[in-house]
Molecule: Glycine riboswitch aptamer
Organism: Aurantiacibacter odishensis
C1' cells in the first nucleotide's frame, strides 16, 4: 500500500398484517362521519424473546438461521420503530 472480519456512529433505502365489531368519550352537524380510549374477534413477522434443526465447535456438552412459535411488538395514511443491505468515518482483529 492491498484485501477479510468484527464492534459502534452518521447517511440512505427498508416489507406485512382488520379505516372489523361492541361500548365510553369528544368534534363536526346529524341518525351520520372522524379522533382518542377500554374490550372482543381475527391478521402480521424484519426490534427484541423463546424453540427445532442443516452446520459448526474446545464435543459428558455448547454456538448455531432469514425456519417455526407469536410472549413481546404491530396491523387506514402520517410519525415512530425495523432485521437485513450499501456507502462513509472511526476502533479493534487477522492475510499478503
Nucleotide at each position: 500500500g492491498c484485501u477479510g472480519g468484527g464492534u459502534g456512529c452518521g447517511c440512505g433505502g427498508g416489507a406485512g398484517a382488520c379505516a372489523u365489531c361492541c361500548c365510553c368519550g369528544g368534534a363536526c352537524g346529524u341518525g351520520g362521519u372522524c379522533c382518542g380510549g377500554g374490550g372482543a374477534g381475527g391478521c402480521c413477522g424484519a426490534a427484541g424473546g423463546a424453540g427445532c434443526a442443516a452446520c459448526c465447535g474446545c464435543c459428558u456438552c455448547g454456538g448455531a438461521a432469514a425456519c417455526u412459535c407469536u410472549c413481546a411488538g404491530g396491523c387506514a395514511a402520517a410519525a415512530c420503530g425495523g432485521a437485513c443491505c450499501g456507502c462513509g468515518c472511526a476502533u479493534c482483529u487477522g492475510g499478503u